[in-house]
RNA sequence: ACCGAUAAAGGCAAAUCCAUCGAAAGGUGGAGGCGCAAAAUCACCGGUCUAACGGGUUUUAACCCUAUGACAGCGGGAUUGCCGGAU
Numbered sequence: 001a002c003c004g005a006u007a008a009a010g011g012c013a014a015a016u017c018c019a020u021c022g023a024a025a026g027g028u029g030g031a032g033g034c035g036c037a038a039a040a041u042c043a044c045c046g047g048u049c050u051a052a053c054g055g056g057u058u059u060u061a062a063c064c065c066u067a068u069g070a071c072a073g074c075g076g077g078a079u080u081g082c083c084g085g086a087u
Stems, first nucleotide, its partner, number of pairs: 002085003011036002016031006034073001040079003044076003047071003054065004
């Protein structure tokens, strides 16, 4: 450098529930375990979600637009790394 087994060692943890932070998306901790060989890290590219602030419409309460917010378990990319296999 290459590969990832129905194996071994070790690891992560979806939905859901509880607590907590947040306007929300969502984050964090606990329970849980769908899955994962990078389901480790980074919003660089595309994508998706949210819309507080701001803007607009309307007629005063709703709707629409917008990321500076979020997702790395949506795809690509970058960086780093455990175990095993074979050369």
This is a predicted structure of an 87-nucleotide RNA (c-di-GMP-I-GGC riboswitch aptamer) from a Desulfobulbaceae bacterium. The coordinates come from a structure-prediction model, not an experiment, and the mean pLDDT is 85. NCBI's taxonomy places the organism under Bacteria, Thermodesulfobacteriota, Desulfobulbia, Desulfobulbales, Desulfobulbaceae. It matches the Rfam family "c-di-GMP-I-GGC riboswitch aptamer". Gene Ontology term of the family: cyclic-di-GMP binding.